[in-house]
RNA sequence: GGGCUUAUAACUCAGCGGUAGAGUGUUCGCCUGAUAAGCGUUUCGUCAGUAGUUCGAAUCUACUUAAGCCCC
Numbered sequence: 001g002g003g004c005u006u007a008u009a010a011c012u013c014a015g016c017g018g019u020a021g022a023g024u025g026u027u028c029g030c031c032u033g034a035u036a037a038g039c040g041u042u043u044c045g046u047c048a049g050u051a052g053u054u055c056g057a058a059u060c061u062a063c064u065u066a067a068g069c070c071c072c
Base pairs, nucleotide, nucleotide: 001071002070003069004068005067006066007065010024011023012022013021018055025043028040029039030038048064049063050062051061052060
C1' cells in the first nucleotide's frame, strides 16, 4: 500500500427497510427460622461517528475512527 471481519444496555449476544430485544446484572418485594435456590417487579441504549438513498435506516451506500486477520 491492497483486501476482509467486527463495533447494539454495565457484561455476553440476537435483531429480513416498518415501535430496539433476550440472558446475566442492578432496584424493590414475595417466599424461608435464616441463607441459597425460586417467583414477581424495576432499571439500563446518541445502535462507533459523519453524510447520502428512502415515506421510513441498527439494517442499504460512501467516507472516517477503533480492534483483529490475510496478502504484498
Predicted 3D model of a 72-nucleotide RNA (transfer RNA) from Discosporangium mesarthrocarpum. Its mean pLDDT, the model's own confidence on a scale to 100, is 82. NCBI's taxonomy places the organism under Eukaryota, Sar, Stramenopiles, Discosporangiaceae, Discosporangium. The RNAcentral record of the sequence draws on ENA. Rfam family: tRNA. It is annotated as a transfer RNA. Rfam links the family to the GO term triplet codon-amino acid adaptor activity.